[in-house]
Context: one part of a larger RNA
RNA sequence: GAUGGCAAUCAUUAACACAUGCAAGUUGGACGGGAAAUGGUGUUUCCAGUGGCAGAUGGGUUAGUAAUGCAUAAGAACCUUCCCUUGGGAUGGGAACAACAGUUGGAAACGACUGCUAAUACCCCGUAGGUUGAGGAGCAAAAGGAGGAAUCAGCCCGAUAAGGGGCUCACGUCUGAUUAGCUAGUUGGUAAGACAAUAGCUUACCAAGACGAUGAUCAGUAACUGGUCUAAGAAAAUGAUCGACCACACUAGGACUGAGACACAGUCUAAACUCCAAUGGGAGGCAGCAAUGGGGAAUUUUUUGCAAUGGGUGAAAGCCUGACGAAGCAAUGUCAUGUGGAAGUAGAAAACCCAUGGGUUGUGAACUUCUUUUCCUAGAGAAGAAGCAAUAAUAGUAUCUGGGGAAUAAACAUUGACUAACUCUAUGCCAAAAGCCAUGGUAAUACAAAGGAUGCAAGCUUUAUUU
Numbered sequence: 001g002a003u004g005g006c007a008a009u010c011a012u013u014a015a016c017a018c019a020u021g022c023a024a025g026u027u028g029g030a031c032g033g034g035a036a037a038u039g040g041u042g043u044u045u046c047c048a049g050u051g052g053c054a055g056a057u058g059g060g061u062u063a064g065u066a067a068u069g070c071a072u073a074a075g076a077a078c079c080u081u082c083c084c085u086u087g088g089g090a091u092g093g094g095a096a097c098a099a100c101a102g103u104u105g106g107a108a109a110c111g112a113c114u115g116c117u118a119a120u121a122c123c124c125c126g127u128a129g130g131u132u133g134a135g136g137a138g139c140a141a142a143a144g145g146a147g148g149a150a151u152c153a154g155c156c157c158g159a160u161a162a163g164g165g166g167c168u169c170a171c172g173u174c175u176g177a178u179u180a181g182c183u184a185g186u187u188g189g190u191a192a193g194a195c196a197a198u199a200g201c202u203u204a205c206c207a208a209g210a211c212g213a214u215g216a217u218c219a220g221u222a223a224c225u226g227g228u229c230u231a232a233g234a235a236a237a238u239g240a241u242c243g244a245c246c247a248c249a250c251u252a253g254g255a256c257u258g259a260g261a262c263a264c265a266g267u268c269u270a271a272a273c274u275c276c277a278a279u280g281g282g283a284g285g286c287a288g289c290a291a292u293g294g295g296g297a298a299u300u301u302u303u304u305g306c307a308a309u310g311g312g313u314g315a316a317a318g319c320c321u322g323a324c325g326a327a328g329c330a331a332u333g334u335c336a337u338g339u340g341g342a343a344g345u346a347g348a349a350a351a352c353c354c355a356u357g358g359g360u361u362g363u364g365a366a367c368u369u370c371u372u373u374u375c376c377u378a379g380a381g382a383a384g385a386a387g388c389a390a391u392a393a394u395a396g397u398a399u400c401u402g403g404g405g406a407a408u409a410a411a412c413a414u415u416g417a418c419u420a421a422c423u424c425u426a427u428g429c430c431a432a433a434a435g436c437c438a439u440g441g442u443a444a445u446a447c448a449a450a451g452g453a454u455g456c457a458a459g460c461u462u463u464a465u466u467u
Stems, first nucleotide, its partner, number of pairs: 002337005008332001009330001016293002020290003025053003030050002033047005060248002069173002072170001074168002078165003085159005092124003100115006130139002145152002174220003181211001183209001186208008225243002227238002230235001251270004273284004301327001303326003309323001310321004340370003350361004375404006384394001412455004416437001418435001422451002425448001432439001
């Protein structure tokens, strides 16, 4: 320190602490019930609770991890909700628990007892598929709902495919020997258990092995990668954004539910911290989006919308979605444009230099005339939205048309050599400058100021860091 576009980037430090709001719900077409509207019936709307599906995705961070990781290439002993394809099936019964009602404890958080009740919740009987080399025996499924109906979307047992996940192995993957020995479920076998599955994964017994100068063990450092960046290359450095994978969710452990978790906004225990309290006891976890304090050289708004893309749920209408789409802030980056054009010598005034003749700034300015990118103002006004219609946050934005007036717009660094660009004045080894050589002690192109010049330009220069 002008404007516009792009949307690329913005917590490298304290994985420090976090006020407040929001970030995961949905389903009344699974279920009994309650409330509201109406004088009633009918109908409509909403809801705490039971049940279902989803909260294992999406989003964040890089603390740990030197190999239970990652990258590349293989493998066999496995699992897989929803979706697609396909073969069969759904018999007959039962008992409860919430809600609710009553009683009652507690400051609160939250409970306790008694009684009633429904279901796609739970249980039993029957039958099937499945399990086996064969036979026998044993174990062992289901659910109803909507509609006037046609039908619709569901339920159970199998099979296939796809995608996803678990496991094993080969090779590669930083530094230190001023770390040389290390290991006892340790290495292998037999048998069993556990697991979806292989396996010392676990246990009992037996053997004494396994690893190591091709660097074990120990210590330090570090998430890894596609990539990024530099280089002619070899190679070095690096791992922001975007994509893939691992790990973590205040710290340390544990399991439950489930197809899938040992689960960021679930649960239990313990520790630290913060908050509430009637002192008996409770509540919390931003490394989600914003925001705050703190530390720091340093990093943004407590914005808008579900219109698009995608996700969850629902038969659907819809609902939810800080994912995402957008806007805002920052010249952090990148791209584009402008800050006027033409004409103009009395070569004006002024400043600087001078050999005092003049020269330079300089056609530069003024003056005359022209234009309107941009700007201001008025009007019109999108695409992105799909199969008709409807649906736009962005946005009255982009863009178009009319009117106005040169109007709104140039800085920074350098000028001894390296290195493009020189004189004067002041200062006098002082003051200062400095990347290096070096400058300054009375004629300084090197300090300071002035005039000129050079470079770059909405930037310019310095510092830090890397090769």